[in-house]
RNA sequence: GGGAGUAGGAGGGCCACUGACAGAGUUCGACUCUGAGGAAAGUCCCCUCUCCAUAACGCGUGUGCCUCGCAGAAGUGAGAAAUCAGAGAUGGUUAGGUCAAUGCUACAGAAACGAACGAUACAAGGUGUGUACUAUGAUGUUGAAAGACGGAGAUUGCCUUGUGGUCGAUGAAACGAGCAACCGCACAGGAGCAAGUCCAAACAGUCCCGUUUUGAGGUUGCGUGCCUAGGGACAGGUAGGAUGCUAAGUUGAAUGUGGUCGCCGAAAGGUAACAGAAAGGGGCUUACUCCCUACUCCU
RNA sequence: GGGCCUGUAGCUCAGUCAGGUAGAGCAUCCGGCUUUUAACCGGACGGUCGCGGGUUCGAACCCCGUCAGGCCCG
Numbered sequence: 001g002g003g004a005g006u007a008g009g010a011g012g013g014c015c016a017c018u019g020a021c022a023g024a025g026u027u028c029g030a031c032u033c034u035g036a037g038g039a040a041a042g043u044c045c046c047c048u049c050u051c052c053a054u055a056a057c058g059c060g061u062g063u064g065c066c067u068c069g070c071a072g073a074a075g076u077g078a079g080a081a082a083u084c085a086g087a088g089a090u091g092g093u094u095a096g097g098u099c100a101a102u103g104c105u106a107c108a109g110a111a112a113c114g115a116a117c118g119a120u121a122c123a124a125g126g127u128g129u130g131u132a133c134u135a136u137g138a139u140g141u142u143g144a145a146a147g148a149c150g151g152a153g154a155u156u157g158c159c160u161u162g163u164g165g166u167c168g169a170u171g172a173a174a175c176g177a178g179c180a181a182c183c184g185c186a187c188a189g190g191a192g193c194a195a196g197u198c199c200a201a202a203c204a205g206u207c208c209c210g211u212u213u214u215g216a217g218g219u220u221g222c223g224u225g226c227c228u229a230g231g232g233a234c235a236g237g238u239a240g241g242a243u244g245c246u247a248a249g250u251u252g253a254a255u256g257u258g259g260u261c262g263c264c265g266a267a268a269g270g271u272a273a274c275a276g277a278a279a280g281g282g283g284c285u286u287a288c289u290c291c292c293u294a295c296u297c298c299u
Numbered sequence: 300g301g302g303c304c305u306g307u308a309g310c311u312c313a314g315u316c317a318g319g320u321a322g323a324g325c326a327u328c329c330g331g332c333u334u335u336u337a338a339c340c341g342g343a344c345g346g347u348c349g350c351g352g353g354u355u356c357g358a359a360c361c362c363c364g365u366c367a368g369g370c371c372c373g
Base pairs, nucleotide, nucleotide: 001299002298003297004296005295006294007293008292009291010289011288012261013260014259015258016257017256021035022034023033024032025031037274041285042284044283045282046281047280048279049192050191051190052189061188062187063186064185065184066079067078068077069076070075081094082093083092084091085090096183097182102180103179104178105177117168118167119166120165121163122162123161124160125159126158127157130155131154133153140149141148142147196243197242198241199240203236205234206233207232208231209230217227218226219225262271263270264269300372301371302370303369304368305367306366309325310324311323312322319356327343328342329341330340331339349365350364351363352362353361
């Protein structure tokens, strides 16, 4: 130098088309301003906000759990342990407590969670038809041995009881454990902007006036005249509309195309990929590399 | 936009709730019965449990991520 990988950063500026397109403002001059992301994604969490329920306590249920900090919460920083993947850089995962009580550990295995069972050691008792030991001196004590002292049992099989330790082929795990639906601590009401709020044709409801000329209402502001059977108020409410909604703020939903600068490259040339807002904010996870930095491995 | 469900044999499904040999029906193949076929009887074949990790002695089942399909709410 080249290649592959891991982690982090970043994922552009300007101009033209121009009056692209969407929206706001406006002196109405096509003048000014704003206009996709680091993940807008998955919808996995928390919060703001809204409605319903409860508004007190307890039980139950669900979620979480290394240690120390930070944060209101989701989460996050550091440290330490175990384990997995990788050649390495590095990445992922796990963990509160154990028996004090409850539950589980298939198959196998004596036994799987309370301890029993078998073997073995010691003690006591019973039994014997045992013995190749024994007065030609047993067991025992002493001694390196020979020997000495001493004088009646010794040894063994089987059964029962008690005590304490160890072992027991199996199995992932064995008189000790592991896991949890058990215990401890902390937190937690439910549904979600298609939540909700407002206006409102149609529609049905309640009340009032009128349909006898003592005429509701209309006809021009009033009167006269004329016409003739409905009219008004209230609360509800469908279609529909507005709002919730934001310096993008839409409601089938806009955000385009090209050039140049910058960047990479010796040059030619490349300038991408993943992906596209719908109430907002914060976090986690996943997807991607035209580029930059660090590290690992190969050459 | 929001909420939820499903993925297991060629097809339709059970098993997941409290982890312990992966099953049923239809289909396919073989044998039997029948003159033959169908039906019937017996047997066999057939499984990456969507995919990748983790927990565990052990995962279809529990947890995480991911993919595909479907339903409801104006």

Two RNAs folded together computationally: RNase P RNA and transfer RNA, 373 nucleotides in total. The prediction has a mean pLDDT of 76. Rfam match: Archaeal RNase P. It is annotated as a ribozyme. From the family's description: Ribonuclease P (RNase P) is a ubiquitous endoribonuclease, found in archaea, bacteria and eukarya as well as chloroplasts and mitochondria.